[in-house]
The RNA shown here (transfer RNA) has 75 nucleotides and comes from Micromonospora craterilacus. Rfam family: tRNA. Rfam classes the family as a transfer RNA. The RNAcentral record of the sequence draws on ENA and Rfam. The organism belongs to Micromonospora, within Bacteria.
């Protein structure tokens, strides 16, 4: 150095391809039931304006350019 992949809650990962209710889901975390007590289980709850700028539209995680970073490939 060129080429593709990905980036959304703490953590893994939907949604995108088809722009439209100002965004979910398991785990984790906090609370209460339950038990003599843990741990399982049930209910309730906080938590992310989506990696950064810009651009297009009446609206953009989603389409588009750039850039930053993870991963593979070629050199």
């Nucleotide at each position: 150095g060129c080429c593709g992949u990905c980036g959304u809650a703490g953590c893994u990962c939907a949604g995108c391809c088809u722009g439209g209710u100002u965004a979910g889901a398991g785990c984790a975390c906090g609370g209460a039931g339950c038990u003599g007590a843990u741990a399982a289980c049930u209910c309730c709850g906080g938590g992310g304006c989506c990696c950064c700028c810009g651009g297009u539209u009446c609206a953009a995680a989603u389409c588009c350019g750039g850039g930053c970073g993870u991963c593979g490939g070629c050199a």